Annotation:
Predicted 3D model of an 84-nucleotide RNA (c-di-GMP-I riboswitch aptamer) from a Pirellulaceae bacterium. The RNAcentral record of the sequence draws on Rfam. Rfam family: c-di-GMP-I riboswitch aptamer. Rfam's curators write: GEMM was predicted in a large-scale screen for bacterial structured RNA regulatory elements. Of the family's consensus pairs, 95% are formed in the model. Its mean pLDDT, the model's own confidence on a scale to 100, is 85. NCBI's taxonomy places the organism under Bacteria, Planctomycetota, Planctomycetia, Pirellulales, Pirellulaceae.

[in-house]
RNA sequence: GAUAAGGGCAAACCGGCCGCAAGGCCGCGACGCAAAGCUACAGGAUCUCUUGUUCAUUCGAGCCAGAGAUUGCCAGCUGCCGAA
Numbered sequence: 001g002a003u004a005a006g007g008g009c010a011a012a013c014c015g016g017c018c019g020c021a022a023g024g025c026c027g028c029g030a031c032g033c034a035a036a037g038c039u040a041c042a043g044g045a046u047c048u049c050u051u052g053u054u055c056a057u058u059c060g061a062g063c064c065a066g067a068g069a070u071u072g073c074c075a076g077c078u079g080c081c082g083a084a
Base pairs, nucleotide, nucleotide: 001081008033009032014027015026016025017024018023031072037077038076039075043074044073045070046069047068048067049066050065052063053062054061055060
C1' cells in the first nucleotide's frame, strides 16, 4: 500500500454438537479484512458465571475476589508481493 501478481481468511443469518453463560467447533454462506496470521502468561479494554457484601417490595443494580470468554476491540510479535 496500487483497478499490480500469486493468492489467503471468512462476518451475520441458518443447521448440528459442546458450555450455566459469555462463547467455541463443524457445515452452509460472504459482511468485510494488507496481516481478519500467531499471542488471552507483554499490557490494556470489554463480556459471562460464582462466593461474599451493599441497595431494593420484586425484577434487578453496584463493589471486592476468583474462574472463564472475546485477537474480526486496542495492542505485542511474525510474515507474502513490490508500483508511486